[in-house]
Molecule: Bacterial RNase P class A
Organism: Bacillota bacterium
RNA sequence: CAACUGCACCGGGCAACCGCAGGCGCGGGCGCCGAAAGGCGGCGUCUGAGGAAAGUCCGAACUCCACAGGGCAGGGCGCUGGAUAACAUCCAGUGGGGGCGACCCCAAGGAAAGUGCCGCAGAAAAGAAAACGCCGAAUGCGGUCCUCGUGGACCGUCCAUGGCUAAGCUGAAACGGUGCGGUAAGAGCGCACCGGCGGCUGAGCAAUCAGCCGGCCUGGUAAACCCCGCCCGGAGCAAGACCGAAUAGGAGGGGAUAAAGUGGCCCGCUUUUCCCUCGGGUUAGGUCGCAGGAGGCGGCAGGCGACUGCCGUCCCAGAUAAAUGGUUGCCGCCGGUCACUCGCGUGACCGGGACAGAAUUCGGCUUACAGGUGCGGUUGGUUU
Numbered sequence: 001c002a003a004c005u006g007c008a009c010c011g012g013g014c015a016a017c018c019g020c021a022g023g024c025g026c027g028g029g030c031g032c033c034g035a036a037a038g039g040c041g042g043c044g045u046c047u048g049a050g051g052a053a054a055g056u057c058c059g060a061a062c063u064c065c066a067c068a069g070g071g072c073a074g075g076g077c078g079c080u081g082g083a084u085a086a087c088a089u090c091c092a093g094u095g096g097g098g099g100c101g102a103c104c105c106c107a108a109g110g111a112a113a114g115u116g117c118c119g120c121a122g123a124a125a126a127g128a129a130a131a132c133g134c135c136g137a138a139u140g141c142g143g144u145c146c147u148c149g150u151g152g153a154c155c156g157u158c159c160a161u162g163g164c165u166a167a168g169c170u171g172a173a174a175c176g177g178u179g180c181g182g183u184a185a186g187a188g189c190g191c192a193c194c195g196g197c198g199g200c201u202g203a204g205c206a207a208u209c210a211g212c213c214g215g216c217c218u219g220g221u222a223a224a225c226c227c228c229g230c231c232c233g234g235a236g237c238a239a240g241a242c243c244g245a246a247u248a249g250g251a252g253g254g255g256a257u258a259a260a261g262u263g264g265c266c267c268g269c270u271u272u273u274c275c276c277u278c279g280g281g282u283u284a285g286g287u288c289g290c291a292g293g294a295g296g297c298g299g300c301a302g303g304c305g306a307c308u309g310c311c312g313u314c315c316c317a318g319a320u321a322a323a324u325g326g327u328u329g330c331c332g333c334c335g336g337u338c339a340c341u342c343g344c345g346u347g348a349c350c351g352g353g354a355c356a357g358a359a360u361u362c363g364g365c366u367u368a369c370a371g372g373u374g375c376g377g378u379u380g381g382u383u384u
Stems, first nucleotide, its partner, number of pairs: 001380010012331007020048007030041004050355001054366002057364005062236004074232005079093005094108001095106004109227002114225002116221003133164003138161002140157007176194006195217002197214007240288004250278005258272005295314008333352008
């Protein structure tokens, strides 16, 4: 210098003017309305988006509903230890995979509980071996010899029974691999090394690792059913709580005894009407929920770390049609052109400046993002 990699960050600055939203103040001393409480404005002052406010994917707080307890069903998670309010998050490790490397990735329990499945190809896809082939040990058959006989020895045969699965073929995968021995021919049949499994010993909290021993050698698939372990009630701030008015209707009490019905008539009962009281419902009315919190920043202490504890300090949006903006100037960043300069560079002009925008809150994850900064590391090159 180039390429790469890990972690932590920034996301233009200052000023003026205009505008918007919210909080506070305006005393006898801002204006209007009102009896007052207060409302509407005005003035002053303070505050006013993000690293993701986004997707709404996880986990919680909070609220209401349901709920004795237990089980079944259903769903989620799944190496180990830790962190945390909790988590599918984070930290530190283990194992596996990728990269020359820094480093990155992993949905990583159990296939020896059981069941199922394994396309095409292939003889065969799980307790398997067809065809080609190898063998002639054993049995049978035939022959020769020995024997009184039972029987024995040798030879031959295999298109008789039998022994064999190494090699070849197919496939992602073929019942451990390579080599030596061994055998009639072969084969973990025996041995050495490698791999797996199991046991013992040692290290580690553990996952696991190291050594030794045992021929024990068992196909794959659980994001197939299933088994094991742990966790899980539902709905969501339009949750939910409170307040008042109007309207319609209800319940209770009272008045008028006016009208109607019931009845032959009276009392009574019912309905209508008037007044009072009560509680409930409806509506995109208002207030609260709703901004002091698993809070930010700094320091100290503990811990490898995630994180935790203590002390100090700060208060940091709260709308409901939804504010957080606009213009100008200067500075700064990036790109281009021109001029000057040997060059570093300087000046002028033009252009660019992302993704996006709170809506109950918090912890994460994921996704988007112009340009830039700091610290650590790896690989390669060049120069001294």